Source information:
Two RNAs folded together computationally: RNase P RNA and transfer RNA, 465 nucleotides in total. It holds a member of the Rfam family "Bacterial RNase P class A". By type it is a ribozyme. Its mean pLDDT, the model's own confidence on a scale to 100, is 75.
């Protein structure tokens, strides 16, 4: 001093004026506190809460997936394990099952649950040439999957040996698969035998392990006020409609239940903030968290509050500039040494450092409330660690 | 604040667990015509809203991201 990797935190402050919500007080005037986020966003997850009179069993649907551990609970979060990028630090992954089944793998290629289009060897017959060697060509029988050719994928790879020519046909070594002995809680790893050896795809259909009623604060719940149902319709009243995924069984069950069309009311209160909460210290854990003491209250709007002006600091960028504080280079002059690394003074460039002047301000606003995932975001501060240069 | 639909050719819209994209209409060219319509012939039309994965291969399957549309009391 460069380049990098994984985290944390800020993202304006202050003072004056005027305007807002809300909260507790006072008969009143009035005083006193308090008033947007790290993503409040997308609505992708989980719940807590409320309703549907429900209870119990079943299935569907939906979700989930590598072990193990946190959580109120998750697809999160922590810590491994495997496979792969990356010198490294670290990063990534929808990572259960193709021998339970059924399906897909087009065009190309001979052949994609299976195969011989070209070659290679070997035998016969044939016709040329004729160096009499079996050379060249063709046609037929047999062997062959090592060579080419085609895809993404073609009977584990790579070497050597061996064969008429070839192959795990033998051998090493390396993949997978059996079997076996050890470590781990486990995912899964290490040794040691063993020629046992055709694929991909479940983000195909399904299997399997594990979760799981449905709807959602515009759920609901309480008060006023004002109207039009002689409307059509289906289903039904102990022969039982209807009771927020289907069925079944239990229970309750009627001037009802449910569609369509048409009328009033779209007013006020609650739900509406004290919470699986927030700070600080201890104690256990490698963390994630968990336990215990102590202290704190931090919006609750409803055409929707928190905002408008001023002036000062603070911060970004940008320069006609001006200063010199320091670093690095480039020309000149002169010194000293006699190779030029250096010393000095000048003139320019380039940053960084004061001034000065003008502009700019990142993504963006709670609506029940919490834990998370994604995604947007000018600029700045700061921790650990990796790697490369040069000094000590 | 919640919930539920869609994006393909210049316009309307199809499109099946995947093999490389269709139909009207408009538009071009040509044929008839005195010249046009009307008819016949032929012709193309595209980053299948975007950016990543899965696969040998995506409009199609998965997640995200942007845009259109509608309902609630």
């Nucleotide at each position: 001093c460069a380049a990098g990797c994984a985290g944390g935190c800020c993202g304006g402050g202050u003072g004056g004026c005027c305007g807002c919500c809300c909260c507790a007080u006072u008969u009143a005037c009035g005083u006193g506190g308090g008033g947007a986020g790290g993503a409040a966003a997308g609505u992708c997850c989980g719940a807590g809460c409320u309703c549907c009179u429900c209870c119990g069993a079943a299935c569907a649907g939906g979700g989930u997936g590598c072990u193990g551990g946190g959580u109120a609970a998750u697809a999160c979060c922590c810590a491994g394990a495997a496979g792969g990028g990356g010198u490294g630090a670290c990063c990534c992954u929808a990572u259960g099952g193709a021998a339970a089944g059924u399906g897909c793998c087009g065009c190309a290629g001979a052949a994609a649950c299976a195969u011989a289009c070209c070659g290679c060897c070997c035998g016969u017959c044939a016709u040329c040439c004729u160096u009499c060697g079996c050379g060249a060509u063709g046609a037929c029988g047999g062997g062959u999957a090592a060579g080419g050719g085609u895809g993404a994928a073609a009977u584990g790879g790579u070497g050597a040996g061996g064969u008429a020519a070839g192959a795990g046909c033998u051998c090493a070594c390396c993949g997978g698969c059996a079997g076996u002995c050890g470590g781990g809680u486990g995912a899964c790893u290490g040794g040691c035998u063993g020629g046992c050896c055709g694929g991909g795809c479940a983000a195909a259909c399904c299997c399997c392990g594990c979760c799981u009623g449905g709807a959602g604060c515009a759920a609901g719940a309480c008060c006023g006020a004002a109207u039009a149902g002689a409307a059509g319709g289906g289903c039904g009243u102990u022969u039982g409609a209807a009771g927020u995924g289907u069925u079944c069984g239990g229970c309750u069950g009627a001037a009802g239940c449910c569609c369509u069309c048409g009328g009033g009311u779209u007013g006020g209160u609650c739900g509406c903030u004290u919470g699986a909460u927030c700070c600080u210290g201890a104690u256990g854990g490698u963390a994630a968290c968990a336990u215990c003491a102590g202290g704190g209250c931090u919006a609750g709007a409803u055409g929707g509050a928190u905002g408008g002006c001023c002036g000062c600091c603070g911060c970004c960028c940008c320069g006609u500039c001006a200063u010199u504080u320091g670093u690095a280079u480039g020309g000149c002059a002169g010194g000293c040494c006699u190779g030029g690394u250096u010393c000095u003074g000048c003139c320019g460039u380039a940053c960084u450092a004061u001034g000065c002047g003008a502009g700019g301000a990142a993504c963006a606003g709670a609506a029940c409330u919490c834990g998370g995932c994604u995604u947007a975001c000018a600029g700045g501060c700061u921790u650990g660690c990796u790697u490369g240069a040069c000094c000590c | 604040g919640c919930c539920g639909a869609g994006g393909u050719a210049g316009c309307u819209c199809a499109g099946g667990u995947g093999g490389u994209a269709g139909a009207g209409c408009a538009g071009c060219g040509g044929a008839c015509u005195g010249a046009a319509a009307a008819u016949c012939c032929g012709c193309g039309u595209g980053u299948c809203a975007g950016c990543a994965g899965u696969u040998c291969g995506a409009c199609u399957c998965u997640g995200c991201u942007c845009c259109u549309c509608g309902g609630c009391a």